[in-house]
Context: one part of a larger RNA
RNA sequence: UUGGGCGUAAAGGGUCCGUAGGUGGUUAUAUUAGUCGAUCGUUAAAGAUCCAAGCUCAACUUGGGGAUGGCGAUCGAAACGGUAUAACUUGAGUGUGCGAGGGGUGAAUAGAACUCAUGGUGUAGGGGUGAAAUCCGUUGAUAUCAUGGGGAAUACCGAAAGCGAAGGCAGUUCACUGGCGCAUUACUGACACUAAGGGACGAAACCCUGGGUAGCGAAUGGGAUUAGAUACCCCAGUAGUCCAGGGCCUAAACGAUCUUGAUUAGUUUUUGGGAGUAUCGACCCUUUCAGAGACGUAGCUAACGCGUUAAAUCAAGCGCCUGGGAAGUACGAGCGCAAGCUUAAAACUC
Repeated sequence: UUGGGCGUAAAGGGUCCGUAGGUGGUUAUAUUAGUCGAUCGUUAAAGAUCCAAGCUCAACUUGGGGAUGGCGAUCGAAACGGUAUAACUUGAGUGUGCGAGGGGUGAAUAGAACUCAUGGUGUAGGGGUGAAAUCCGUUGAUAUCAUGGGGAAUACCGAAAGCGAAGGCAGUUCACUGGCGCAUUACUGACACUAAGGGACGAAACCCUGGGUAGCGAAUGGGAUUAGAUACCCCAGUAGUCCAGGGCCUAAACGAUCUUGAUUAGUUUUUGGGAGUAUCGACCCUUUCAGAGACGUAGCUAACGCGUUAAAUCAAGCGCCUGGGAAGUACGAGCGCAAGCUUAAAACUC
């Protein structure tokens, strides 16, 4: 390489969009550089293969035959594929009518808690711990009441729940805005799937500029603990956490499970919609579509387990793996302000 694989053994790209490429629904007609069939030529001889013969056998040698494949030419076929034309509606999209939602962006605003300041009451402690101490407090703390300021986060509802491509998203209101589901089959008529390169988004931390800073809190200082204690515990506390703009582009970015389509028992719960039944209405009951869970049949799996939300059975396309270490490193290249990221070996060694 082939092959075999990718939930947990090595292996699904963090996610989506999309270019080339690959693949592609139903019907009819025409065509034929793919495809299929036939004939001819060629593919030296030897070798291989089959039959026969010759050396006593065999090896060996000699004679004859046949097949497959490649290339070329001619004739033919039209199921599949291609091409062209015409059409279709089930894939895909659009419209119309409903619907749910922490989907996104911006602005405004609310109530708890915390903290600070001022004033009142009040007096000797408070705080903290396994126990203490550092620390705060007679310049009046802690506690409590009132007033005012500030920043960050939104208890209950809340859920195995919902939304989003992923990252992620939660007080309330308004404005703008993306996607989705159901019903209707009104319109278009294959417009589709996947996707190397490419583009966009991408938690936290970190970087730059300007603001902000209540609480928490890397670093740091102090108190303890300890043989030591550059820790765990305590008291403080800077960056940061927050906002605006720009950068970084990585995560156990996980369902450790790529995307799309099709087929294959059920039971049960839940979210959103529809139909029937019922009804004054809402429930209830039956059924259907789209999600989210639990269990489970066949089947699969090394086992664990998965099981219509597949890890079952098929199809299309992409990504990735190929013993451990060296190593996600060196070198080179690209990107970045930097930190570093992406791509990515070998010697050697077991």